[in-house]
C1' cells in the first nucleotide's frame, strides 16, 4: 500500500436491531480471637470517534483512529 480481525465498567470478556450484563478487581456487611477462604449485598458504562439507515442501533452502512495478523 492492499486485505482480514478487534475495540464494551480498573482488567478479561459476553450480549436475536427493542432496559448495556457475568467474572474478577474495589467498597460494605456475615463468619472469624484477628485474617485469609466462602457467603450476600452495593457501586462504577458517552459500547475508540464522527456520521448514516431505522419508530428503535453495542449490534446494520460509511468514514476516521488505535491495535494485531497476512499479502506485497
Nucleotide at each position: 500500500a492492499g486485505g482480514c480481525g478487534c475495540u464494551u465498567g480498573g482488567c478479561u470478556c459476553a450480549a436475536u436491531g427493542g432496559u448495556a450484563g457475568a467474572g474478577u478487581a474495589g467498597c460494605g456487611g456475615u463468619c472469624u480471637c484477628c485474617a485469609a477462604a466462602a457467603c450476600c449485598g452495593c457501586g462504577g458504562g458517552u459500547u475508540g470517534c464522527a456520521g448514516g439507515u431505522u419508530c428503535g442501533a453495542g449490534u446494520c452502512c460509511u468514514g476516521c483512529a488505535g491495535c494485531g495478523c497476512c499479502u506485497g

Model confidence (mean pLDDT): 84 of 100. This is a predicted structure of a 72-nucleotide RNA (transfer RNA) from a Spirochaetota bacterium. The organism belongs to Spirochaetota, within Bacteria. Rfam family: tRNA. RNAcentral holds the sequence, with entries from ENA.